[in-house]
């Protein structure tokens, strides 16, 4: 140098052929114990990698672009 992938909550992944986000952990507050841990409810945490286009409407289609993998040479 070429090509592919991938990027969404602290962390690990779902997801929508364009009408706008959800899991499990994890962390708050309660209960449950004598205290802890487990279990049980509740609940915050996301401008969905960045910028620009297309659309009435973009996390989701097109371009760049950054980061990370793999692949060839």
């Nucleotide at each position: 140098g070429a090509g592919g992938g991938u990027g969404u909550a602290a962390c690990u992944c779902a997801g929508u052929u364009g009408g706008a986000a959800g899991a499990g952990u994890g962390c708050u507050u309660g209960u449950c114990u004598g205290c802890c841990a487990u279990g049980c409810a509740c609940g915050a945490g996301g401008c969905c990698c960045u910028g620009g286009g297309c659309u009435u409407g973009a996390u989701c289609c097109c371009c760049a672009g950054c980061a990370c993998c793999c692949u060839c040479a």
Notes: Model confidence (mean pLDDT): 82 of 100. The RNA shown here (transfer RNA) has 73 nucleotides and comes from Ictidomys tridecemlineatus. Rfam family: tRNA. The family's RNA type in Rfam is transfer RNA. The same sequence occurs in records of 2 taxa. The source organism's lineage runs through Eukaryota, Eumetazoa, Dipnotetrapodomorpha, Theria and Ictidomys. RNAcentral holds the sequence, with entries from Rfam.